[in-house]
RNA sequence: ACGGGUGUAGCUCAAUUGGUAGAGCGAAGGUCUCCAAAACCUUAGGUUGGGGGUUCGAGUCCCUCCUCCCGUGCCA
Numbered sequence: 001a002c003g004g005g006u007g008u009a010g011c012u013c014a015a016u017u018g019g020u021a022g023a024g025c026g027a028a029g030g031u032c033u034c035c036a037a038a039a040c041c042u043u044a045g046g047u048u049g050g051g052g053g054u055u056c057g058a059g060u061c062c063c064u065c066c067u068c069c070c071g072u073g074c075c076a
Base pairs, nucleotide, nucleotide: 001072002071003070004069005068007066010025011024012023013022019056027043028042029041030040031039049065050064051063052062053061
């Protein structure tokens, strides 16, 4: 440099071929307990990598840039 893949909550991942963004773990609070753990209940937490476009409507489609991974190649 070229080709392919990846990016969504603190972490790991979903989202049914465009129609209300979710789960587990973790965190905070509560119940229980002499205390703690476990268990159970509740809550918070997201500009869906950045920007632009199409559409009534975009995590999903298009363009561009960036991060990381894999492969091929170039220079030294």
Notes
A computed fold for a 76-nucleotide RNA from a Saprospiraceae bacterium, annotated as transfer RNA. The prediction has a mean pLDDT of 82. NCBI's taxonomy places the organism under Bacteria, Pseudomonadati, Bacteroidota, Saprospiria, Saprospiraceae.